[in-house]
Molecule: SAH (S-adenosyl-L-homocysteine) riboswitch aptamer
Organism: uncultured Ectothiorhodospiraceae bacterium
C1' cells in the first nucleotide's frame, strides 16, 4: 500500500439518485441504493527500508445530498 473480516464516528422519519450490486428484450432500461468516507483492530499478500526486541510518555478526531424530528453541550443564539 492492496484485499478481506470487524469495531467506532448519538439517533429516527421522508425524499432524490451517482457509484456499486442484481435483472432484462443489453450502445440502454428496470430494481435496490445517502457510512461507498475516515479512524482503529485481526488476517492474507506485495513493495520499500540494515533488521529485531523491550520499555516509557502523550493524543485520539475530521467529515457524511435535501427537508424534518429527537438526543447531547450551551444563559441564549
Nucleotide at each position: 500500500c492492496a484485499c478481506u473480516u470487524u469495531g467506532a464516528g448519538g439517533a429516527g422519519c421522508g425524499u432524490u439518485g451517482c457509484a456499486g450490486c442484481g435483472g432484462a428484450u443489453c450502445a440502454u432500461c428496470c430494481g435496490u441504493c445517502a457510512g461507498g468516507c475516515u479512524c482503529g483492530a485481526g488476517g492474507u499478500g506485495a513493495a520499500u527500508u540494515c533488521a529485531c526486541a523491550u520499555u516509557g510518555c502523550a493524543a485520539c478526531a475530521a467529515c457524511g445530498g435535501c427537508g424534518c424530528u429527537c438526543a447531547c453541550c450551551g444563559a441564549a443564539a